[in-house]
Large-subunit ribosomal RNA, domain IV from Corynebacterium durum, 368 nucleotides, folded computationally. Model confidence (mean pLDDT): 85 of 100.
Context: one part of a larger RNA
C1' cells in the first nucleotide's frame, strides 16, 4: 500500500445517480395497534413494559408411599378417599451480583406518498428477474362428429391426435383479478352472406381459310410411250390456323360485420371594461375523440403555472389544461391486498461523509 475484519470525540446522508455499503432492528411473554378496505385483511402495523439468580408465600395439575373404607373364592388383585414425598407450570412479596440477565451464535429496521403490475408463479442456463411472459376471469369467430385444427405424405395416403371428449366440448385470436364502464365510423382492407347483369379458363363447338395432293385442262421437249416437264384448276382424305355459341368459382356489383384491421377535422366571426366564446356561418369527411384522464412510463417548448414539502427542491405529491402527439378489451378510469419491481419523503441508525486515526490477520514492498 492492498484485501478482510474491529473500534472511534463531536456532528449524523452534510458522501453519493441513488444511504451503495455498513450501522441498526431481530427472540419469547404482557399491554396496545391507524387510514383504508373485496371485511378476509392492512398487524409481527406502529408504540410501550418485562425476561439472570437466591429465599419465601400461594394457584392450577401429573405420578404416588402410607393408612382406612369397598368389593371379592382369594389376604394377592380391583375400586374410593387420603396425600409422605416428587415433578411441571403460573404468579406475589423480599433479597444477591454485574456495564449489561432473549449478557454467547442464530434472529424483522419502520412509517408516509405516488408510478406500473390485481395476486402465487414463470423468464434472456453464463452481464436483463422486470412494467416482460403466464393467469383465473371476459368477448368474439370456427366446429353437429370420419367435428374443426394439427401430426404424417408431398401433390394432399393409410394411420394418429383431438377424445375412449359431443357446443356448460374442442380450436384460434383480443384482453387480463375485481369495481364503474366500453363511445362515434362499414368509405378502404379483411371477413360473413347474396345471386339479377357484367367480366373470365381449360373443355365443348365448329362457319371459314391455308397447305398437301388423284383427276383434269393448256403449254413445251424428245427417245413417240401407260414418256418427261412446267403452269392453273382441283374431290375425298391429311394436316395447320380459327369466328360465332355455350362454359364454374374468382373479380365487378349489392349487403351485413369494430371485444376484425383500422380511423376518430378545419377556417372566419360574436356577449354593455378586456379576455373568453354558451353562439352563427362557411369548407370538408365513412365519421369528426364521448365518458374518463391530462406536462403523464406519453409534453417538444418545458426546470410551463399555482400550492405542498425544504433555508434553498431541473426529481416528488396536489391541482390547472395551452393533450407537439392520452382515451375506452393495440381496453378507459379508480382499486383493498401482494411486489428481491420505479420514484419521492420522514423516524431510527451509523466511518457514507466533514476527516481521518489506531487495532488484528494475511499478501505486497523496503531494510538486514
Nucleotide at each position: 500500500c492492498u484485501a478482510u475484519g474491529g473500534u472511534u470525540a463531536a456532528g449524523g446522508a452534510a458522501c453519493u445517480c441513488g444511504g451503495c455499503a455498513a450501522a441498526a432492528u431481530g427472540c419469547c411473554c404482557c399491554c396496545g395497534u391507524a387510514a383504508c378496505u373485496u371485511c378476509g385483511g392492512g398487524a409481527g402495523a406502529a408504540g410501550g413494559g418485562g425476561g439472570g439468580c437466591c429465599a419465601u408465600g400461594u394457584g392450577c395439575g401429573g405420578c404416588a408411599a402410607u393408612c382406612a373404607c369397598c368389593c371379592u373364592u382369594g389376604u394377592g388383585c380391583g375400586g374410593u378417599g387420603u396425600g409422605c414425598g416428587u415433578u411441571g407450570u403460573g404468579u406475589g412479596u423480599g433479597g444477591c451480583c454485574g456495564c449489561a440477565g432473549a449478557g454467547a451464535a442464530g434472529u424483522g429496521a419502520g412509517g408516509g406518498a405516488a408510478g406500473c403490475g390485481a395476486c402465487u408463479g414463470u423468464u434472456u442456463a453464463u452481464u436483463a428477474a422486470a412494467a416482460a411472459c403466464a393467469c383465473a376471469g371476459g368477448u368474439c369467430c370456427g366446429u353437429g362428429c370420419g367435428a374443426a385444427g394439427a401430426c404424417g405424405u408431398u401433390g394432399c395416403a393409410a394411420g394418429u391426435c383431438g377424445a375412449g371428449g359431443u357446443a356448460u366440448a374442442c380450436g384460434g385470436a383480443c384482453u387480463g383479478a375485481c369495481g364503474c364502464c366500453u363511445g362515434c365510423c362499414c368509405g378502404g382492407u379483411g371477413c360473413u352472406g347474396g345471386a339479377a347483369g357484367g367480366u373470365u379458363a381449360a373443355g365443348a363447338g365448329g362457319a371459314c381459310u391455308c397447305g398437301u395432293g388423284a383427276g383434269c385442262a393448256c403449254g413445251c421437249c424428245c427417245g413417240u410411250g401407260u414418256g418427261g416437264u412446267g403452269u392453273g384448276u382441283g374431290a375425298g382424305g391429311c394436316g395447320g390456323g380459327u369466328a360465332a355459341u355455350u362454359g364454374a368459382a374468382g373479380c365487378c356489383c349489392c349487403a351485413g360485420u369494430a371485444a376484425a384491421c383500422g380511423g376518430c377535422g378545419g377556417u372566419g366571426g360574436u356577449a354593455a371594461c378586456u379576455a373568453u366564446a354558451a353562439c352563427c356561418a362557411u369548407c370538408c369527411u365513412a365519421a369528426g375523440g364521448u365518458a374518463g384522464c391530462g406536462a403523464a412510463a406519453u409534453u417538444c417548448c418545458u426546470u410551463g403555472u399555482c400550492g405542498g414539502g425544504u433555508a434553498a427542491g431541473u426529481u416528488c405529491c396536489g391541482a390547472c389544461c395551452u393533450g407537439c402527439a392520452c382515451g375506452a378489451a393495440u381496453g378507459g378510469c379508480g382499486u383493498a391486498a401482494c411486489g428481491a419491481c420505479u420514484u419521492c419523503c420522514c423516524u431510527g441508525c451509523u466511518g457514507u461523509c466533514u476527516c481521518a486515526a489506531c487495532c488484528a490477520u494475511a499478501g505486497g514492498c523496503c531494510c538486514g